[in-house]
RNA sequence: GACUCUGUAGCUCAGUUGGUAGAGCAGCUGACUCUUAAUCAGCGGGUCUAGGGUUCGAGUCCCUACAGGGUCACCA
Numbered sequence: 001g002a003c004u005c006u007g008u009a010g011c012u013c014a015g016u017u018g019g020u021a022g023a024g025c026a027g028c029u030g031a032c033u034c035u036u037a038a039u040c041a042g043c044g045g046g047u048c049u050a051g052g053g054u055u056c057g058a059g060u061c062c063c064u065a066c067a068g069g070g071u072c073a074c075c076a
Base pairs, nucleotide, nucleotide: 001072002071003070004069005068006067007066010025011024012023013022019056027043028042029041030040031039049065050064051063052062053061
C1' cells in the first nucleotide's frame, strides 16, 4: 500500500425479511441462611464508532472517515 473481517449496555456477545434494541456476567435493591460470601427474586443501565446518503421507516442497505484484527505485497 491492496483486499478482507469486526465496531451494539461497565465486560463478553446476540439481533431473522429494513418495522417498539436484547442476553449472560458485573452493578444496585429486597428476601433468605449456609456469612471474605452463596442462593433466589426484582430494578437500573444504550449518541448501535463518527459523518453523509437511500427510504414512510436504518443497528440492519450504500458512500466516506476513524479504531482494532487477519491475509497478501513492498521494504537493496
Molecule: transfer RNA
Organism: Flavihumibacter petaseus NBRC 106054